[in-house]
RNA sequence: AUUUGUCUUCGAGGCGGGGUGUGAUUCCCCACCGGCAGUAUAGUCUGCAAGCGGCCCCCUGGGGCUGCACGAACCGGUGCGAUCCCGGUACCGACAGUAUAGUCUGGAUGAGAGAAGGCGUGU
Numbered sequence: 001a002u003u004u005g006u007c008u009u010c011g012a013g014g015c016g017g018g019g020u021g022u023g024a025u026u027c028c029c030c031a032c033c034g035g036c037a038g039u040a041u042a043g044u045c046u047g048c049a050a051g052c053g054g055c056c057c058c059c060u061g062g063g064g065c066u067g068c069a070c071g072a073a074c075c076g077g078u079g080c081g082a083u084c085c086c087g088g089u090a091c092c093g094a095c096a097g098u099a100u101a102g103u104c105u106g107g108a109u110g111a112g113a114g115a116a117g118g119c120g121u122g123u
Stems, first nucleotide, its partner, number of pairs: 001123002004120007016030004031103002033093002035048004043091002051068008073089005095106003
């Protein structure tokens, strides 16, 4: 340095102002936010995770398979190379609750793509 096993830790941000209304951080105007891996640095490219169900296995907590849901970008510039950088203008955001929610509350002190490190192991 790398293979593999195991353990530990980490692992999502954002409603502020105004309007209408009995009532809205949910509607309207302005505002604000951007998980993980890949690749020329990405919310909008490719892939992945989180939600709800079915079947099976070990036995109450997990594991495997599977179905459904799973959003959104263009133009110009630089460059060998960018749908990733720079400039401009757009767009998107699970489920349940509640006056209709990306930003509130809840499942969730959960789960998780993965990241870092310790110890062992093979080369």
Molecule: FMN riboswitch aptamer (RFN element)
Organism: Vescimonas fastidiosa